[in-house]
């Protein structure tokens, strides 16, 4: 001095579905389910990356009242930082022995 956890501050990056009843020309309203979060948030999650989120995908398999519900796919591609503490390690140098 360097990785690594975490906490904080500033910035930044994301998603929002399925399903029931009323309505019904559209628009809405109240439930249900899964989840950290279903545009109700001044929330939640992520923030260099193995999973916050996208593609792949109108993908495959299992399940459900029905959805990425859940596994694979995936140490596949792509993704948005910078600083402070404080822990916990012993990778690097020096120098004595």
């Nucleotide at each position: 001095u360097a990785c690594u956890c975490a906490u904080c501050u500033u910035g930044g990056g994301g998603g929002u579905g399925c399903u029931g009843u009323c309505c019904g020309u559209g628009a809405g309203a109240c439930g249900g389910c899964u989840g950290a979060g279903a545009u109700c948030a001044c929330a939640c999650c992520c923030u260099u990356g193995u999973a916050a989120c996208u593609u792949g995908a109108u993908g495959c398999a299992g399940g459900c009242a029905a959805u990425g519900c859940u596994g694979c796919c995936g140490c596949a591609a792509g993704g948005a930082a910078a600083g402070a503490u404080g822990a916990a390690g012993c990778a690097g140098g020096a120098c004595c022995c």
This is a predicted structure of a 97-nucleotide RNA (TPP riboswitch aptamer (THI element)) from Chlorobium sp. N1.
Its mean pLDDT, the model's own confidence on a scale to 100, is 75.
The organism belongs to Chlorobium, within Bacteria.
It was read from a public genome assembly, where an Rfam model found it.
Of the family's consensus pairs, 96% are formed in the model.